[in-house]
RNA sequence: GGAGCGCUGGCGCAAUGGUAGCGCGUACGACUCCAGAUCGUAAGGUUAAGGGUUCAAAUCCCUUGCGUUCCC
Numbered sequence: 001g002g003a004g005c006g007c008u009g010g011c012g013c014a015a016u017g018g019u020a021g022c023g024c025g026u027a028c029g030a031c032u033c034c035a036g037a038u039c040g041u042a043a044g045g046u047u048a049a050g051g052g053u054u055c056a057a058a059u060c061c062c063u064u065g066c067g068u069u070c071c072c
Stems, first nucleotide, its partner, number of pairs: 001071007010024004018055001026042005048064005
């Protein structure tokens, strides 16, 4: 220098162009002498950034950034 893949709550991951969810974690409550385990409730996301297409974009297109792999 060229090419592929990835970027979504604190972490790991889902979501066929149509209300962004799950697990773990966290907080609170129940239980317990206390804690753990278990059960319940809740908070937590400008879907990497910008632009475009569309009635509607995490999803499709373009540019940029970061990570990773391969080639030279």

The RNA shown here (transfer RNA) has 72 nucleotides and comes from Ramazzottius varieornatus. NCBI's taxonomy places the organism under Eukaryota, Opisthokonta, Eumetazoa, Protostomia, Ramazzottius. RNAcentral holds the sequence, with entries from ENA and Rfam. Its mean pLDDT, the model's own confidence on a scale to 100, is 84.